[in-house]
């Protein structure tokens, strides 16, 4: 220098055009003499950044950035 993959909740990851979910964690409650476990409820995300396409973009296209891998 070139090529590929990756970036979504605090963490690990789903979601591949109709607008965001799970597990764990966190908060509150029930239960207990109390704690944990269990059960119930809840909070938390400008979907890496900026453009473009579309009635509509996390999703498609372009550039850039971060991390990882490969080639010379």
């Nucleotide at each position: 220098g070139c090529c590929c993959c990756u970036g979504u909740a605090g963490c690990u990851c789903a979601g591949c055009g109709g607008a965001a979910g799970a597990g764990c964690g966190c908060u509150c409650g029930u239960c207990u003499c109390g704690u944990a476990a269990a059960c119930g409820a809840g909070a938390g995300g400008c979907c890496g950044u900026g453009g473009g396409u579309u009635c509509a973009a996390a999703u498609c296209c372009c550039a850039c950035c971060u991390g990882g891998g490969g080639c010379u």